[in-house]
Context: one part of a larger RNA
RNA sequence: CGUAUACGGUGGAUGCCUUGGCAGUAAGAGGCGAUGAAGGACGUGUAAGUCUGCGAAAAGCGGUGGCGAGCUGACAAAACGCAUUUGAGCCAUCGAUGUCCGAAUGGGGAAACCCACCCGCUUGCGGGUAUCGUUAACUGAAUACAUAGGUUAACGAGGCAAACCCGGGGAACUGAAACAUCUAAGUACCCGGAGGAAAAGAAAUCAACCGAGAUUCCCUUAGUAGCGGCGAGCGAAAGGGGACCAGCCGAUGUUAGUUGUCAUAGUGGAAUAUUCUGGAAAGUUUAACGGAACAGGGUGAUAGUCCCGUACACGAAGUGACAGUUAGCACAUAUUAAGUAGGUCGGGACACGUGUUAUCCUGACUGAAGAUGGGGGGACCAUCCUCCAAGGCUAAAUACUCCUUACUGACCGAUAGUGAACCAGUACCGUGAGGGAAAGGCGAAAAGAACCCCUGUGAGGGGAGUGAAACAGAACCUGAAACCGUAUACGU
Numbered sequence: 001c002g003u004a005u006a007c008g009g010u011g012g013a014u015g016c017c018u019u020g021g022c023a024g025u026a027a028g029a030g031g032c033g034a035u036g037a038a039g040g041a042c043g044u045g046u047a048a049g050u051c052u053g054c055g056a057a058a059a060g061c062g063g064u065g066g067c068g069a070g071c072u073g074a075c076a077a078a079a080c081g082c083a084u085u086u087g088a089g090c091c092a093u094c095g096a097u098g099u100c101c102g103a104a105u106g107g108g109g110a111a112a113c114c115c116a117c118c119c120g121c122u123u124g125c126g127g128g129u130a131u132c133g134u135u136a137a138c139u140g141a142a143u144a145c146a147u148a149g150g151u152u153a154a155c156g157a158g159g160c161a162a163a164c165c166c167g168g169g170g171a172a173c174u175g176a177a178a179c180a181u182c183u184a185a186g187u188a189c190c191c192g193g194a195g196g197a198a199a200a201g202a203a204a205u206c207a208a209c210c211g212a213g214a215u216u217c218c219c220u221u222a223g224u225a226g227c228g229g230c231g232a233g234c235g236a237a238a239g240g241g242g243a244c245c246a247g248c249c250g251a252u253g254u255u256a257g258u259u260g261u262c263a264u265a266g267u268g269g270a271a272u273a274u275u276c277u278g279g280a281a282a283g284u285u286u287a288a289c290g291g292a293a294c295a296g297g298g299u300g301a302u303a304g305u306c307c308c309g310u311a312c313a314c315g316a317a318g319u320g321a322c323a324g325u326u327a328g329c330a331c332a333u334a335u336u337a338a339g340u341a342g343g344u345c346g347g348g349a350c351a352c353g354u355g356u357u358a359u360c361c362u363g364a365c366u367g368a369a370g371a372u373g374g375g376g377g378g379a380c381c382a383u384c385c386u387c388c389a390a391g392g393c394u395a396a397a398u399a400c401u402c403c404u405u406a407c408u409g410a411c412c413g414a415u416a417g418u419g420a421a422c423c424a425g426u427a428c429c430g431u432g433a434g435g436g437a438a439a440g441g442c443g444a445a446a447a448g449a450a451c452c453c454c455u456g457u458g459a460g461g462g463g464a465g466u467g468a469a470a471c472a473g474a475a476c477c478u479g480a481a482a483c484c485g486u487a488u489a490c491g492u
Base pairs, nucleotide, nucleotide: 001491002490003489004488005487006486007485008484009483015477016441017440020412021411022409023408024407025406026405027404028403029401030400031160032159039101040100041099042055043054044053046078049075050074051073061095062094063093064092065091066090067089070082071081106115107114108113116129117128118127119126120125121124131157132156133155134154135153136152137151138150139149164195165193166192167191168190169189175182179229205212206211216243217242218241219240220239226234227233247393248392249391252330253329254328255327256326257325258324259323260322261321262320263319264318266314267313268312272287273286276283288305289304290294296308297307298306342366343365344364345363346362347361348360349359352378373388374387375386376385377384428435429434448476451463452462453461454460
């Protein structure tokens, strides 16, 4: 040095576990904000730090209701205390307080800071003072009347928020095996606006000589008819079957009372003993019992009958939602749509790229008829059919989920599942926009090792003790491999 065996070290795979995730289902809710939001800063305890809660009335104050014998949030023990039926504490709901920043709104500003004025009471507090819009009043130039402008008052708005929706703008990469029309795509993105949905909507619609009868959504029609450097590609509608149905011109709305249902705290809730093994019984043995409850979780191993629950039955002073009912209040467009329809030119939207291109929108220029009228039926004309533009409203079926509750999973199980099971959008990196981790498990219970010894009043270890186990000792379940050793045997 090698091989083999045994025993270790290192390391943290594997197994088992789950506080966290992921995907859904059924309901709810679909907003918050000048009565100051979302989000923060700083404070606040017996208390040094962090989290949570709260706001100088500061882990809290008051009312009402429920539970109630214990409580004093967590890391995190201890102390001081509170309460025990004259009710602490917790839960629900309604109030009070609510520093400073932030739309931030008295002015300023390098957010959480600086500096003011007016009014009221007067140690010091309280209130007001932004901008824009609407309405009203008072004023008021050039300029006579006026108007612009100014001042004041009342009311409204502003900002935030996950997706869904409507409108105004609007790419490129890419594909066409290059590329320009085309595509990607009216997508991404920017802006404006709204609602719990939005938008659309009661035919100047389709159809085809038969008829249908607002809109929206799904299946089909159909990758059809078509469009297309007829390339790449794009791509309907009528009709049929369903979901839902509602019509109209203030549609009814709103306020208060009352009734019911539901929600927001809760209440009751059946039934077991024993033997053996074991540290521990829920396992095993024997014999019982309940079931409108054998969903699930916990308890020292696997529990219908130990605990919490579960089926079932019941419950609200207050608050909210929905429905019904009673009463009060409020309320009835317009008078049938003209610079319109149509036309020409230029664009855009329609599945439809100007094409034989109808239809819709409109930047420019034009420009009717008036129900004996007008539009459409895919160039255009006639016949025929059908409808009535140039005013407006409208539930449901549809889309979405930041959020709440309950439940589910041939979803994950710590390199997985969210980036984040753990004080994570943290530590750390970057001037910044931004990027962005690692990190779970002693034990049933801390019973977390008193005391002794070595030592630097170390680190670490040896005894002792606890425990079922300490090769479960906090670098803690299991403890693979790589890697490093010790002992023995053999070989060289």
RNAcentral holds the full RNA, with entries from ENA. The part of an RNA shown here (large-subunit ribosomal RNA, domain I) has 492 nucleotides and comes from Alteromonas sp. ABH4_457. Taxonomically the source falls in Alteromonas (Bacteria, Pseudomonadota, Gammaproteobacteria, Alteromonadales). Rfam family: Bacterial large subunit ribosomal RNA. The prediction has a mean pLDDT of 86.